[in-house]
RNA sequence: CGUACGAAACGGCAAAACCUUUGAAAAAUGGUGACGCAAAGCUAUAGGGACUAAUGUCUUUCAUGACUAAGUCAGCCAGCUACCGAA
Numbered sequence: 001c002g003u004a005c006g007a008a009a010c011g012g013c014a015a016a017a018c019c020u021u022u023g024a025a026a027a028a029u030g031g032u033g034a035c036g037c038a039a040a041g042c043u044a045u046a047g048g049g050a051c052u053a054a055u056g057u058c059u060u061u062c063a064u065g066a067c068u069a070a071g072u073c074a075g076c077c078a079g080c081u082a083c084c085g086a087a
Base pairs, nucleotide, nucleotide: 005085006084012037013036017032018031019030021028022027035075041080042079043078047077048076049073050072051071056067057066058065
């Protein structure tokens, strides 16, 4: 110095819930709030997986139902990058 690893230290992020805004929805923005996280940093047709179904297609007992993502989720797995330095 690098890789692996994760004691300590400096710090960091922010679940659910509530309020607000956007959206057809999934979900996201901002605030409060901390369940937790050593990558809970970044990456979403052009890795996998999951969610929703406006639109579209088919169907219907005319109440609807099924399928469909270049929409959404990275705090699901994964890829890339990275602070510190005990064993």